[in-house]
A computed fold for an 88-nucleotide RNA from a Rhodocyclaceae bacterium, annotated as c-di-GMP-I riboswitch aptamer. The sequence was found by an Rfam model in a public genome assembly. The source organism's lineage runs through Bacteria, Pseudomonadota, Betaproteobacteria, Rhodocyclales and Rhodocyclaceae. Model confidence (mean pLDDT): 90 of 100.
């Protein structure tokens, strides 16, 4: 430096799901409980995928249809990127 994550130590995050007299048009997000998992479940939306669709387009029988990401999701893959601990 690189490769691993079988044991061992301090530990960390922390799904679903409930709760908010918090934020968002949503989709999400943050706070508190909770605990499925997780060796990068640490950070970046650069690819691919997926949710949303306010704004803005087209439509319209004026009810509303649709189509858009500049919003989102790093716990969907892929990439970059820093990092404890141990083993070789």
């Nucleotide at each position: 430096a690189c490769u691993c994550g079988a044991a061992a130590a301090g530990g960390g995050c922390a799904a679903a799901c409930c709760c908010g007299a918090c934020c968002g048009a949503a989709a999400g997000g943050c706070g508190g409980g909770g605990g499925c998992g997780c060796a990068a479940a640490g950070u970046c939306a650069c690819c691919g995928g997926u949710c949303u669709a306010a704004g803005g387009g087209a439509c319209u029988u004026c009810g509303g249809u649709u189509c858009u990401a500049g919003g989102a999701c790093a716990g969907c893959g892929g990439g970059a990127u820093u990092g404890c601990c141990g083993a070789g």